[in-house]
Parts: sequence; structure tokens; C1' cells
RNA sequence: UAAUUUAAUACGGGAGAGACUACUUGUAGUAGCGCCGAAGGAGCAACCACCCCGGAAACUCUCAGGCAAAAGGACCGUACAUAUUAA
Repeated sequence: UAAUUUAAUACGGGAGAGACUACUUGUAGUAGCGCCGAAGGAGCAACCACCCCGGAAACUCUCAGGCAAAAGGACCGUACAUAUUAA
């Protein structure tokens, strides 16, 4: 200097679905009905690895969570940092 890897931090982007009904002083709480899939969790499986032990989706479920805005948000990008490799 270049490439790659990894978690944290900062910044930017970031979907879906009732501002439903009743009660209540209530942007909240409880109950009822209807929904969503991108925190987390569970399940199946292509595939990877394979002596053994394993890994594994944005698919499926909807326990948890969520259904105006705000907040949150998997994931993506940039910066910084760590580690590895090469010149």
C1' cells in the first nucleotide's frame, strides 16, 4: 500500500400489518375480534463440512414482538478499530 475477516461504536438507508370495538380520566391499561413478518425464539430443508461432533435461509410457525407518527427494526453502505494474507 492492497485484499480479506470479525465484533463493537458513530452516521446514513431500512419493509409489512385495525389511529378497530367495548370499558376506563387516558397517545396508556384490560378484554374481544381481525391482521403482519425483518428484533429474539422454534421448525423444515437446499446446501456446506464429514471418522465422530456439526453449520445452515429473507422458507414455515407466530411463543415473544409488532399493526398512524415517533420509537424499535433483520439487513445494507460509509467511517473508525481488530486480526490475517500478499507485495
Source information: A computed fold for an 87-nucleotide RNA from an uncultured Pelagibacteraceae bacterium, annotated as Glycine riboswitch aptamer. Its Rfam family is "Glycine riboswitch aptamer". Its Rfam clan is "Glycine riboswitch clan". Rfam describes the family as follows. This family represents the bacterial glycine riboswitch. The sequence was found by an Rfam model in a public genome assembly.